[in-house]
């Protein structure tokens, strides 16, 4: 002086996933579910496997639901891989915008069933990471110092 790892502190990010007086609560976030309004839909109140049958459980073409994460070409017997794209995210006070640059564009859940939706019923508060010593601008508002 430079890599990698480990552990602590600070401080950052993605996300609803903080806080607190702690067998909960309080803040955030989601479903479900009325009049009214919307919708009028053929195959389809379904299929398949345990279960002796009825129930009843597991999966699951359909249809849904959380999510930013849809969709389309192209190649493979296929799983998969490559491209791009609705969308969404970071780049250090915050918030709105312009531009520059980097990056995601994934998972999963219900299980035949759910439009909206007051009153009301239920649930979640996980998990994963490091832009850069802080890209540029301009508007408006906060801090700190003089």
């Nucleotide at each position: 002086a430079u890599u990698u790892c480990u552990a602590u502190u600070u401080u950052g990010c993605u996300u609803a996933a903080u806080c607190c007086u702690u067998u909960g609560g309080a803040g955030c976030g989601g479903g479900g579910g009325a009049c009214c309004c919307a919708u009028u839909u053929u195959u389809a109140c379904g299929g398949u496997g345990a279960c002796u049958u009825u129930u009843u459980c597991a999966c699951u073409a359909g249809g849904g639901g959380u999510g930013a994460a849809u969709c389309c070409u192209a190649u493979u017997a296929a799983u998969g891989u490559a491209g791009g794209u609705a969308g969404g995210g970071c780049u250090a006070c915050u918030c709105u915008u312009u531009u520059a640059g980097c990056c995601c564009g994934a998972a999963u859940c219900c299980g035949a069933c759910a439009g909206c939706u007051a009153a009301c019923c239920c649930c979640g508060u996980a998990a994963g990471c490091g832009u850069g010593a802080u890209g540029a601008g301009a508007g408006a508002g906060g801090a700190a110092g003089g």